[in-house]
Formats: sequence, structure tokens, C1' cells
RNA sequence: AGAGUUGGCCGGGCAGUCGCUGCCGUAUCGGCAGAGGAAAGUCCGGGCUCCGCAGGACGGGAUGCCAGGUAACGCCUGGGGGGCGCGAGCCUACGGAAAGUGCCGCAGAAAACAUACCGCCUAAGCCCUUGGGGCCGGUAAGGGUGAAAAGGUGCGGUAAGAGCGCACCGCGUUGCCGGUAACGGUAGCGGCAGGGUAAACCCCAUCCGGAGCAAGACCAAAUAGGGGAGUGCCAGCGUGUGGUCCGCACGGCUCCCGGGUAGGUUGCUACAGGCGUACGGCGACAUGCGCCGCAGAUGAAUGACUGCCCUUGACAGAACCCGGCUUACAGGCCAACUCUCUAU
Repeated sequence: AGAGUUGGCCGGGCAGUCGCUGCCGUAUCGGCAGAGGAAAGUCCGGGCUCCGCAGGACGGGAUGCCAGGUAACGCCUGGGGGGCGCGAGCCUACGGAAAGUGCCGCAGAAAACAUACCGCCUAAGCCCUUGGGGCCGGUAAGGGUGAAAAGGUGCGGUAAGAGCGCACCGCGUUGCCGGUAACGGUAGCGGCAGGGUAAACCCCAUCCGGAGCAAGACCAAAUAGGGGAGUGCCAGCGUGUGGUCCGCACGGCUCCCGGGUAGGUUGCUACAGGCGUACGGCGACAUGCGCCGCAGAUGAAUGACUGCCCUUGACAGAACCCGGCUUACAGGCCAACUCUCUAU
């Protein structure tokens, strides 16, 4: 210098004028504060609220190497195995197929109780018999099919072959060593279990009650309806009781109570909070101390105009709150590290 990897940060700046929302004050005015790293998707987890008390069984869902962090998680940190990269590093849905069931197109002999298309071999047995051929057979090394064919390489062995025997690798298993563990290393033993598929059913382990701020709580017009108390002079009407009459009750009026609609208030923003620092930890994080106050609208504010400057400004707008994940993002900055080339 070039090409990369990882982590973090910024997201036009300054000033003036006029507005909008909230709070405070000495209140037709003044002061202060006023969107994001994702406020987004609403995909996980939790707080909070109500229903309710969730115990068991069945069903369903989620997660799935190990350890730790956390309020919790499907998140994060550290580690292990596997894969990729020269490397810094990156990716990983990574329990079980020696419980059961299912599926495996085409090709191929055969896709799973293994089998034999082309081949290889005639050692033993039988027949013809000079050579040789045939029958009965052996085999899976080679070829061929396929994504995948009952371990791989080599030597021995054999009629030809074969874990048939041996060495190494692989696999399984037992012990020892290291590690909290996943796992790794090593020694012995077993010639070796029988393909793949569990983001197929399933099995195993762990976790999960439901609904959600339009949750919920409070205040409370009008109208209709409900309950209680009081009151009714005369006359009359209707209904009920009753066969009829009298009588009684109700329908009236006034007051009170309760529920509740419109509307209003609350929930509402001070908390698993931020910053700094010390200490513990590789780290996620935790603990102590100090400092700070940082939107709260409800038809829903956070804007408009002007001036100057620059690199001419992306994605995008809170609605109960918080921790994550994912997705979008013009341009720019910082740190650590890797590889290649060059110069000294």
C1' cells in the first nucleotide's frame, strides 16, 4: 500500500422568530423538557391487571451438546464436537435410527430377514472325456446403477475370493488419566453390531393456566327499568283477588338507595433506570459507593420559516412498561487483529 475479519460509535451542525404537548412559577407572561437505534415486525421472555386457584389424567405447544449469566427467555457469555477459510475468523436444528411404525422417485440384480446383471474361479464331488466341456457349485476383489450398496488402505492368504488372518485408521466396549461437564487422550478387548430419513410419526428429558392497558380501578348526567320508605281529600277508571258486592293491593306523587350508558379521572411513566467509579469474574454479569431525572399525547404534541456552514443528510414516528431476537438503513468515524506485496 492492497485485500479482509471482529467489535463499538455517529445518524447533519449552529443561531433566530412563530407555533404544538407536558411540568413549574411571582400565571393575558416567563422558565424547563419534548421520538429511535431500530420507536418497525409483534416473533420470544418477563413485569403489571383481571378471570381464577391451575392438583391429577389425557391432549397440545415450545426447547434439545456442556457449563454459566439473568426476573425470565427460543436471549447472552464461555467451552466441546462437526463443517468452511492460507489466516484473523465464520457457520452449526448438535438428544435417540443396536424401542416400534412409515417412507426412500429414476436407475439398478438388489434400497434392506439382503442380493448377484456383467464378471472372477473350477480346488473338492458327478458325467462326457485327449485337450477341454457340462452339471453341482464357490465368490463379491473388479465393472456397472445410484445421493446412498453390509467399513477404508496395505500385506498375507486362496482355485478365485472374503475381517479369512495381520498392521494402521474407523466403530463398539472396558479401564485409567485430564476436565465441574460436554468431551479429549491413552491402554486393553471385540473382527465388527449393519443403509439413510426423527424441520416423518414417534420415544426420552425440561418447561408452559387463560385473556390482555380497548387489561383493570374510581367518579358519574339524561332516558328506560329495579328496590325501599313516605304520602293520597273527594270522585272516577283499569288490573289482581272473588261467582258477585264490600274490602284490600297495585298502577299516581315525593324522597332515598343500588347498578350502569354518554362523559371524565386514573392506570401513565421512577425503574430488573442511566452515567461514573471501586472490587469479583476470561466473559455474559454481579456487588458497593457517588451523581443524574431522561416524552407521556388520547383525534392524539415533537413542527414551520429564515440565515450561515459542511461531506447536502439513509431507514424510519412513541401509545402500559421492560429484556431480547429479526428486519430496514445514504454516508461517516474509531479500535484490535489477519493475509499478500513493497521499502528500510